[in-house]
Molecule: small-subunit ribosomal RNA
Organism: uncultured bacterium
RNA sequence: CUGGCGGCGUGCCUAACACAUGCAAGUCGAACGAGAAAGGCCGGGGAAACUUGGCCGAGUAAAGUGGCGCACGGGUGAGUAACGCGUGGGUAAUCUGCCCUCAAAUUGGGGAUAACCUACCGAAAGGUGGGCUAAUACCGAAUAAGACCACGUCCGCUGCGGCGGAUGGGGUAAAAGAUGGCCUCUGCUUGCAAGCUGUCGUUUGAGGAUGAGCCCGCGUACCAUUAGCUUGUUGGUGGGGUAACGGCCCACCAAGGCGACGAUGGUUAGCUGGUCUGAGAGGAUGGCCAGCCACACUGGAACUGACACACGGUCCAGACUCCUACGGGAGGCAGCAGUGAGGAAUUUUGCACAUUGGGGGAAAUCCUUGAGCGCAGGCAGUCCGGUUGAUGUAAGAAGCUUCCCGGAUUGUAAGCUCUGUCAAAGUGGGAAGAAAACCUUUCGGCGGAUUAGCCGAUAAUACUGACGUAACCAUCGAAGGUAGCACUGGCUAACUCCGUGCCAGCAGCCGCCGUAAUACGGAGGGGUGCAGCGUAUUCCGAAUUACUGGGCGUAAGGGCCGUGUAGGUGGUCUGAUAAGUCAGUGUGAAAGCCCCUGGCCUAACCAAGGGAAGUGCAUCUGAAACUAUCAGACUUGAGUACGGGAGGGGGGAAGUGGAAUUCCCUGGUGUAGAGGUGAAAUUCGUAGAUAUCAGGAGGAAUACCGGUGGCCGAAGGCGACUUCCUGGACCGAUACUGACACUGAUACGCGAAAGCGUGGGGAGCAAACAGGAUUAGAUACCCUGGUAGUCCACGCCGUAAACGAUGGGCACUAGGUGUAGCGGGUAUUGACCCCUGCUGUGCCGAAGCCAACGCGUUAAGCGCGCCGCCUGGGGAGUACGGCCGCAAGGCUGAAACUCAAAGGAAUUGACGGGGGCCCGCACAAGCGGUGGAGCAUGUGGUUUAAUUCGAAGCAACGCGAAGAACCUUACCAGGCCUUGACAUGCUAGGGGACCUAGGUGAAAGCCUGGGGUGCCCGCGAGGGAGCCCUAGCACAGGUGCUGCAUGGCCGUCGUCAGCUCGUGUCGUGAGAUGUUGGGUUAAGUCCCGCAACGAGCGCAACCCCUGCCCUUAGUUGCCAGCGGGAUAGGCCGGGCACUCUAAGGGGACUGCCUGCGAAAGCAGGAGGAAGGCGGGGACGACGUCUGGUCAUAUGGCCCUUACGGCCUGGGCGACACACGUGCUACAAUGCCCACUACAGAGCGAGGCGACCCAGUGAUGGGGAGCGAAUCGCAAAAAGGUGGGCGUAGUUCGGAUUGGGGUCUGCAACCCGACCCCAUGAAGCCGGAAUCGCUAGUAAUCGCGGAUCAGCCAUGCCGCGGUGAAUACGUUCCCGGGCCUUGUACACACCGCCCGUCACGCCAUGGGAGCGGGUUCUACCCGAAGU
Repeated sequence: CUGGCGGCGUGCCUAACACAUGCAAGUCGAACGAGAAAGGCCGGGGAAACUUGGCCGAGUAAAGUGGCGCACGGGUGAGUAACGCGUGGGUAAUCUGCCCUCAAAUUGGGGAUAACCUACCGAAAGGUGGGCUAAUACCGAAUAAGACCACGUCCGCUGCGGCGGAUGGGGUAAAAGAUGGCCUCUGCUUGCAAGCUGUCGUUUGAGGAUGAGCCCGCGUACCAUUAGCUUGUUGGUGGGGUAACGGCCCACCAAGGCGACGAUGGUUAGCUGGUCUGAGAGGAUGGCCAGCCACACUGGAACUGACACACGGUCCAGACUCCUACGGGAGGCAGCAGUGAGGAAUUUUGCACAUUGGGGGAAAUCCUUGAGCGCAGGCAGUCCGGUUGAUGUAAGAAGCUUCCCGGAUUGUAAGCUCUGUCAAAGUGGGAAGAAAACCUUUCGGCGGAUUAGCCGAUAAUACUGACGUAACCAUCGAAGGUAGCACUGGCUAACUCCGUGCCAGCAGCCGCCGUAAUACGGAGGGGUGCAGCGUAUUCCGAAUUACUGGGCGUAAGGGCCGUGUAGGUGGUCUGAUAAGUCAGUGUGAAAGCCCCUGGCCUAACCAAGGGAAGUGCAUCUGAAACUAUCAGACUUGAGUACGGGAGGGGGGAAGUGGAAUUCCCUGGUGUAGAGGUGAAAUUCGUAGAUAUCAGGAGGAAUACCGGUGGCCGAAGGCGACUUCCUGGACCGAUACUGACACUGAUACGCGAAAGCGUGGGGAGCAAACAGGAUUAGAUACCCUGGUAGUCCACGCCGUAAACGAUGGGCACUAGGUGUAGCGGGUAUUGACCCCUGCUGUGCCGAAGCCAACGCGUUAAGCGCGCCGCCUGGGGAGUACGGCCGCAAGGCUGAAACUCAAAGGAAUUGACGGGGGCCCGCACAAGCGGUGGAGCAUGUGGUUUAAUUCGAAGCAACGCGAAGAACCUUACCAGGCCUUGACAUGCUAGGGGACCUAGGUGAAAGCCUGGGGUGCCCGCGAGGGAGCCCUAGCACAGGUGCUGCAUGGCCGUCGUCAGCUCGUGUCGUGAGAUGUUGGGUUAAGUCCCGCAACGAGCGCAACCCCUGCCCUUAGUUGCCAGCGGGAUAGGCCGGGCACUCUAAGGGGACUGCCUGCGAAAGCAGGAGGAAGGCGGGGACGACGUCUGGUCAUAUGGCCCUUACGGCCUGGGCGACACACGUGCUACAAUGCCCACUACAGAGCGAGGCGACCCAGUGAUGGGGAGCGAAUCGCAAAAAGGUGGGCGUAGUUCGGAUUGGGGUCUGCAACCCGACCCCAUGAAGCCGGAAUCGCUAGUAAUCGCGGAUCAGCCAUGCCGCGGUGAAUACGUUCCCGGGCCUUGUACACACCGCCCGUCACGCCAUGGGAGCGGGUUCUACCCGAAGU
């Protein structure tokens, strides 16, 4: 949130918070005295009102004395960490009403007192005085078996403390009657009383049963940041007290007792059987039921009693509530219901005592019981069982959803058909729970004089039901009589659409959401569970606290190191013991769990049916292997003695040595610098430095040997030499001791450097500090100085990357090779070599281990025993507390809060102001530019009605655009259209199509006319195809959005040499190998090697252009020779030789030679037109840039009289500015004028246009030729020759402007190009910076073309002419390739990331202090009570 039925059990987890009201403990007349009333009946008095008596009511009700009960039953979990609980024991240290058994007794007296009467007080609650009375109430007396007490004697047991028993005399202490029956004896004498008898009660004693008290062993939460606690404390003696032991209490004496096996303190908590979970071991928990405990408003106290320190008793104090006449009183739901409050949350103020149980009673038809194995009511809170139909049927209906528009899906689902189990409703019937007690019958027993009576059995009759209109049965009856909740990204079973757009939201973890969300919300569908479903909680999974069952080199984790206490562990053999161990026995309540069986229709549930189990504790008997203990023995563990060599082992003291630094010292030589650095400066020096020589002083450190594979020490650490004292290890051979061992919490000691205290010392070095540099800054790095300190003595500190990041001990498990010490062996004259043992110290490695790296007899292997330590990251080794310290600080050591990781090892990349190798116009070397000027063009910005849109570092910016005046055009303004400018189809009407006119208007458009009838069928009327118009419907249309939904295409790294695959091999794996290495190349080009062998995409080649030659073919091309014509041109004949054209071939391959090289190949040479890829192009691997394009195509979304369409005009051309790309220049290697040469590639019919004429010219008027190797564009220009200019803002430069023209075009205002005349701006070579280019290149010169009416072209794409300079080289800048290394990067260095500050919020620590609670200690006052 939702909800149909029934059964079984459950039900304030919070406020032990406060409680209205009712009920929850009474009963006995067979213990006792007393004893009504209402009402009824009868009688008396009276006129009546009324009054009086009797009987019934009734020995009743109520109250009282007395007895028993009220200590049980019921509730709760506050307190309690405790003998409280559990378990097993003890009580020789105890009690026990009622009950059972046995024994004995119950004699005889006395005095009171309630009730009642009476007088009073008080509001009430209640109380006081006086008087009467009874008892099974109370009190003496008698008796006293046994009991108890003290004494005497004896016996037994013993834990030696006592205990039990027997016996003697002494002392102490009892009682209650009630009731039924009977008449044998006695008295009155019908019968009753005494008496007898029965029952019950009472008293004493013994025993039992039950219950209780006390004591003990063991077990029982967390904190050691609680380590010391204790004075009635621990014990004793003697008393008191109790049912009973006991410092329980008291006096005195002693000074003890507890504690690291956790005392004391603090926090939390009722404990258990059990319950949940788990394979188990465990973990969590203690609700119902059962056992124990504790509590009863809070605290204290006692009384009564068999039992209480007493839930529904008393007293006192306190808080609270209520009543009150203000004087004073009353109360205690943690009993059942119920109320308020608190809370997420927990029920009826029900019925009945019929059943079960309890109390009283002799008993009962009796009474009581909110106890309960009695019931009902409410609640899905649990568990269990049923129900919401069944069969068939496809037009697969409608609708929802979806859709690729065909369909799919919901779905046999519905509808339709059928059946009648079950419930509800109606009717009829209807068990069991109830048979006892009791009465009566019979029998037996006890009893007595007889009966009676009692007990047991038996038979029969009768009575009793809250539940209950129940269960159950029959009948009637109709498909009619509910389905919701959570989920649907992965874990995890179940997917689509829409909405939303890092918003709203989801989320257990990972995570989802920023316009295509299976994760949000809704819908449809789906899956799972079920009258429930989710949420929360506990355990599991988690071997993630590891006993079972983990770890510590680098992930968290070995103590800095030793000595050693407690403790833990411990060699071989023998014997004993029996603590551990094993077996038997007792116990381990019931319920529950488990097994079997049985009862409710089944199940849950239940069984006063059976069994098993309860891993524990106790006890006695037995066993003796192992552990342990005791005794004895042993030598191998350990140690001692002896001999020997090695060593920077330690300590104090004394002494000695040389080198070096320094200079407060002395003297000499000597002169201007020295010093220092990347370069400098601070600094020193003419008062004589530095340098140099000699002497002196002083402190510190010890070169060579010397070894980054050494030695010693426990570690820290330890280096000159000599002497003294001293520790340890090792080797060798014998002897001795006889387990003396290993480890080691606490403790104690040692412990680098720095630091601290006191006093010395101080040469060098050198924190701090000062100065100089560097730098943006430079509290640094560098330099010059320089104080603590470093050194010594004494005392502290006690830490470290105190590291092998590896605790110490023992044993076992391949080796190889060094090195240090001491030995042994063979051989030798001897030494070396060689073989070998022990101890130490290195390296490489079998097995094994490891996450990997790695370790590997010096283990991180395999085992044993001991110690220390770890348990996600941050917070934090911080805070608080404690201990230590003079201080600095150290040791111990959290939490809140926060994160979804932090971390290790290895892998692939990427990156590095890492390394190696190598490329590129990358730098360098050169040449020319850009950046400055004017203009052109593109862009930004700004402006605008609009200045349409896109492109954005390289890789946007003369880019899309290879042509914006209209058009284009997508933008703006205005005027118009709405099936539309365009496509397809349908319906209706009209009309051939079509041609054409008028009006209005800027046009589009709107309005109105005229002409005109084709094709097919049909006689005709008419119909049809196609086309057009009108109306309507489907639809068109969109340069609207998304290039981060896409296709295609393109840019870029980059023509860089790379990118991969198969199989094999290696690795747990990611991956590696191949592809690395040595060479070589332009190249992953090739060669060699190699656990690789091959292959693919790239490279190269194959294609095109060009350079040489050949062949073929010669027109429009060409013209050598011949001819013509003539001096003008291959013009003509002719020819195709040459050039050329355009098709096919050849040629170049490191082929040849020399040298080098293993080869690949490289260098040089020859020949050749060309030489090592000849030059150029096309060609672009896997991929990257979420690169670019939605304005080509296209998904989705959006618009639909508009975001569509048409038209006119405007805009895209704006202009303070900024940038890119260019053009022209600044001039003399130039400019101008005249004359004069030499190209290639193209283009041309709406075209190119020769030539002629006109014009200064643009151009115009004519116009041959040419669809072009034929004609034309067409002049090539730079160049050459000649002349001018003379360094000037000019004869440079041409902007700008004025005027006049030409051409294209419907139209040149915005906004075209060109021409002429005039004008003549800036500019005199360009700051920082920056671009291109390595040869036919740069530079420079002109020519053509596409687009195109024209053109804003200085652009772009091509073409040829002229034609350089330079490259030492790879250090540096940029980009790239390969190998390697580091990495905390992987969006990959444009990465990652640290700290302060600012603002807000959360949590925590400190804080002068202040307030509250709780506990303890000392003291004061002190109720009730013992």